[in-house]
């Protein structure tokens, strides 16, 4: 980055400088002078990608092989350590509520950790 795929209900804090904001955007709700952002040391948490050993199975040599998934395991590259990606924004399901010409239909209405999208963040590819 007008790009593709995977995943986002789990989990992980301390000091040091810093001084007033922060939780992507908007509304709302937190969360912060008992100290936000941010940098710096450490610490710790996961297993995307990556090592290593196993398992199947495709594909190929004469022969070593390779790619694909699982499992264990380790932590080199990332990332992440308040709240469900904090909740909602688009569409639908349900439930009230209100109107109504009432086998039903309808609404700038209300609520909903029920469902899919967006939009975001992270990883791996592509550009």
């Nucleotide at each position: 980055c007008a790009u593709c795929c995977a995943u986002c209900g789990a989990g992980a804090c301390c000091g040091g400088c810093g001084g007033a904001g922060g939780g992507a955007c908007a509304g709302g709700c937190c969360c912060u002078u008992g100290g936000a952002a941010g940098c710096c040391g450490g610490g710790g948490c996961a297993a995307c990608c990556u090592g290593c050993g196993g398992c199947a199975g495709g594909c190929g040599u004469c022969a070593u092989g390779u790619c694909u998934g699982c499992c264990g395991u380790g932590a080199g590259g990332u990332g992440c350590c308040a709240a469900a990606u904090c909740c909602u924004g688009c569409g639908g399901g349900g439930a009230c509520c209100u109107g109504u010409u009432c086998a039903g239909c309808a609404g700038c209405g209300u609520c909903u950790g029920c469902c899919g999208g967006a939009a975001g963040a992270u990883g791996g590819g592509g550009c």